[in-house]
The RNA shown here (transfer RNA) has 73 nucleotides and comes from a Candidatus Nealsoniibacteriota bacterium.
Rfam family: tRNA. Rfam classes the family as a transfer RNA. About the family: Transfer RNA (tRNA) molecules are approximately 80 nucleotides in length. Rfam links the family to the GO term triplet codon-amino acid adaptor activity.
RNA sequence: GCCCUCGUAGUUCAACGGAUUAGAACCGCGGACUCCUAAGCCGCUAAUGGAGGUUCGAUUCCUCCCGAGGGCA
Repeated sequence: GCCCUCGUAGUUCAACGGAUUAGAACCGCGGACUCCUAAGCCGCUAAUGGAGGUUCGAUUCCUCCCGAGGGCA
């Protein structure tokens, strides 16, 4: 330099043939329970890498950029 894959809650992963309120687990916070703590129970918080484009509608499709990984030279 060229090519491929990936980027979603604090973390690990879903979701997708473009339209359901983007969901789960762990973490965190609160509640109840307990003599107290932990576990278990109930509830809450929290996310689509950035900028454009297509579209009535984009996390999903297209382009560029940023970042991570891999292959070729």

RNAcentral records the identical sequence in 2 taxa. The coordinates come from a structure-prediction model, not an experiment, and the mean pLDDT is 80.